[in-house]
Context: one part of a larger RNA
Molecule: large-subunit ribosomal RNA, domain II
Organism: Candidatus Zixiibacteriota bacterium
RNA sequence: UCCGGCGAGUUACUUGACACAAGCGAGAAUAAAGAGUCCGUGAAAGCGUACUCUGCAUUCGCAGGGAAACCGAGUCCGAAUAGGGCGACAAGUUUGUGUCAGUAGACCCGAAGCCAAGUGAUCUAUCCCUGGACAGAGUGAACUCCGAUUAAACUCGGAGGGAGGCUCGAAGUGUUUACCGUUGAAAAGGUACUACAUGAGCUGGGGAUAGGGGUGAAAGGCCAAUCGAACUUGGUGAUAGCUGGUUCUCCUCGAAAUAGCUUUAGGGCUAGCCUGCCGGUUUUACUAUAUGGGGUAGAGCACUGGAUAAUGUAGGGUCCGUAACCCGGAUUCCGAAUUUAACCAAACUCCGAAUACAUAUAGGUAUACCGGUGGAGUCAGUUCGUGAGGGAUAAGCUUCACGUGCAAAAGGGGAACAGCCCAGACCAUCAACUAAGGUCCCUAAAUCCGGACUAAGUGGUAAAGGAUGUGGAAUUACUUAGACAACCAGGAUGUUGGCUUAGAAGCAGCCACCAUUCAAAGAGUGCGUAACAGCUCACUGGGCAAGUGAUUCUGCGCCUAAAAUACCCGGGGCUCAAGUCCGGUACCGAAGUUGUGGAUAUCAGUGCUUCAUAAUGGAGUGCUGGUGUGGUAGAGGAGCGCUCUGAUUUGACUGAAGGCAUACCGUAAGGAGUGCUGGACAAAUCAGAGGUGAGGAUGUCGGA
Numbered sequence: 001u002c003c004g005g006c007g008a009g010u011u012a013c014u015u016g017a018c019a020c021a022a023g024c025g026a027g028a029a030u031a032a033a034g035a036g037u038c039c040g041u042g043a044a045a046g047c048g049u050a051c052u053c054u055g056c057a058u059u060c061g062c063a064g065g066g067a068a069a070c071c072g073a074g075u076c077c078g079a080a081u082a083g084g085g086c087g088a089c090a091a092g093u094u095u096g097u098g099u100c101a102g103u104a105g106a107c108c109c110g111a112a113g114c115c116a117a118g119u120g121a122u123c124u125a126u127c128c129c130u131g132g133a134c135a136g137a138g139u140g141a142a143c144u145c146c147g148a149u150u151a152a153a154c155u156c157g158g159a160g161g162g163a164g165g166c167u168c169g170a171a172g173u174g175u176u177u178a179c180c181g182u183u184g185a186a187a188a189g190g191u192a193c194u195a196c197a198u199g200a201g202c203u204g205g206g207g208a209u210a211g212g213g214g215u216g217a218a219a220g221g222c223c224a225a226u227c228g229a230a231c232u233u234g235g236u237g238a239u240a241g242c243u244g245g246u247u248c249u250c251c252u253c254g255a256a257a258u259a260g261c262u263u264u265a266g267g268g269c270u271a272g273c274c275u276g277c278c279g280g281u282u283u284u285a286c287u288a289u290a291u292g293g294g295g296u297a298g299a300g301c302a303c304u305g306g307a308u309a310a311u312g313u314a315g316g317g318u319c320c321g322u323a324a325c326c327c328g329g330a331u332u333c334c335g336a337a338u339u340u341a342a343c344c345a346a347a348c349u350c351c352g353a354a355u356a357c358a359u360a361u362a363g364g365u366a367u368a369c370c371g372g373u374g375g376a377g378u379c380a381g382u383u384c385g386u387g388a389g390g391g392a393u394a395a396g397c398u399u400c401a402c403g404u405g406c407a408a409a410a411g412g413g414g415a416a417c418a419g420c421c422c423a424g425a426c427c428a429u430c431a432a433c434u435a436a437g438g439u440c441c442c443u444a445a446a447u448c449c450g451g452a453c454u455a456a457g458u459g460g461u462a463a464a465g466g467a468u469g470u471g472g473a474a475u476u477a478c479u480u481a482g483a484c485a486a487c488c489a490g491g492a493u494g495u496u497g498g499c500u501u502a503g504a505a506g507c508a509g510c511c512a513c514c515a516u517u518c519a520a521a522g523a524g525u526g527c528g529u530a531a532c533a534g535c536u537c538a539c540u541g542g543g544c545a546a547g548u549g550a551u552u553c554u555g556c557g558c559c560u561a562a563a564a565u566a567c568c569c570g571g572g573g574c575u576c577a578a579g580u581c582c583g584g585u586a587c588c589g590a591a592g593u594u595g596u597g598g599a600u601a602u603c604a605g606u607g608c609u610u611c612a613u614a615a616u617g618g619a620g621u622g623c624u625g626g627u628g629u630g631g632u633a634g635a636g637g638a639g640c641g642c643u644c645u646g647a648u649u650u651g652a653c654u655g656a657a658g659g660c661a662u663a664c665c666g667u668a669a670g671g672a673g674u675g676c677u678g679g680a681c682a683a684a685u686c687a688g689a690g691g692u693g694a695g696g697a698u699g700u701c702g703g704a
Base pairs, nucleotide, nucleotide: 001704002703003702004701005700006699011104012103013102015101016100017099018098019097020096021095022094023093024092027060028059029058033054034053035052036051037050039048040047041046064071065070074086075085076084077083107245108244110242114235115234116233117232118231119230125209126208127207128206129205130204131203132202134199136168137167138166139164143160144159145158146157147156148155172196173195174194177192178191179190180189211227213223214222215221248639249638250637251636252635253634258271259270260269261268262267272378273377274375275374276373277372278371279370280369283368286363287362288361289360290359291358292357298351299349300348304345305344306343308341309340310339315334316333317331318330319329320328321327381406382405384403385402386401387400388399389398390397411422412421413420426598427597428596429595431594432593433592437588438587439586440572441571442570446585448584449583450582451581452580453579459574465559466558469556470555471554472553473552474551475550476549477548478547487542488541489540490539492516493515494514497511498510499509522537526535527534599629600628601627602626603625604624605623606622607621608620609619610618611617640693642690643689644688645687646686647685648684649683650682651681658677659676660675661674662673664671665670
């Protein structure tokens, strides 16, 4: 991992609520216990189930109000006959079944833990008793003796001696470093290196200390591969607002991810939203019309504030009148309030929509609306569009609001792609029409028609900014009295203008920028010189012969444009496109719509059967028509199958159950028939009872 078996909403209660059924009914019911009958069991006594009777304790109901006395369809407060509160118009009760709740382990599995009673020191910690072992080598303390020296000592030398938590190093004990090992040879090892090795040393045997306790040269170490409180059993099915799992089918409806409160935030309670039943009714969504209030969008500046410019008052600066103050005058200066012009605002408003909301009337019959009651689930939401706050007018960001989808929605498009676009799947169909989107090939359908644009593979990434790209529209200037471009020629004189300067002659700089001759020519456009010179331009003539400049708006392109495999067209490939824009006609294209057949829910009409009634009616079953039938959590309905029990009817050695095979039947769970196998029980119908359905739980047991 696979296969097979097992594996999860159960049971109890003189409990409660609701629904349905039955009995009795202003009453209902008995409990324990006792008696009787039937049946079962037993030899009998007896025991047990069911039913009946007794049992009037007790419970609920039939009257309430008040703290109470008490009164009573009323009563309480009150002075009250006021006013108000709570009541009064009669249906209950017992049992059964179902659902839910409560109490119990309460759908199942799962802690870490807490407590109690016991078991452990054959591992290990420390201690006690009794034993054992420590090759060899080195060093050479105390002390003794001898000698020297000395007055005697101290001292010196020699010999002996053999101390030490001394040294080196086997056994022994430890474990420093490296490597190996890491599903190991080993649940702590191997190899080499390494520490101690007469001691606070090592070790055999025996013994002591026990769980909030021991022991500890102290690491929370060790106490049997277990230690920040051992192990075993019990309390025990501890508790788990947490995770996981929870087993057959079909049909109807179908959510929520919000509010308030919460030692609350991944939990709960109530409301909201879903569902079943009962009742009420036309009240509903929506549409139209009418009437309302509002202060948003917009707009505005009348208020509150902000903010720009002009004018320039008051005021200030500066100057003059003065030698100076006061004072007066002047001003290319600054400049409040005010005025004029033009603006800005969520917390400004002289104004002011569209929507929305409320009410009324009319339409509107819908699984709508309203009320009661049983059962829920939901309280992590999310994308997109729009209006806003936060943020950086960032985020697949965050917080609200309105709407859409997803969640809980399949189908078509978008290359792929929960939330985008189209569109809501009851089933069948080798029929048709369309939506979004498409129609060269991959790939269903136009290499369709008409008119433009683009040359960049733009299309098929991106800005400020830049550019004689190219198309369209417009304004304007010059132009056959000859423009624009190129070509030929001129481009002068006063004058080297004045100043400055070493110099300054058109051309370093400053000032001025006149006049003359002319067809025209600047006191000079650029280059150039030390300064001149020189070249050139403006400007003019000639020749040539038709358009030439400038500006604005706009379509499509260009540059700007650097990332790691080749690439941001799905690919091939595409250029009067298969690109872009405008217009048109066909076609393709979905589970949409239509056609045909079928199923089912519900409503209406109608027929039949049955039950009940004074009548309406209830239940079942056909036919016709209308409207429906995506679905998670969840509510409701109807069924299939398994084991056992009762009753009835049957099958079976001429072969039961079970197994294997099979093209049959049913909307599904499922059910037959037949053949082979098998070798003794089994089925159907109607009821009843449940240890009643597995693919999941790091499920559990067995097998492979």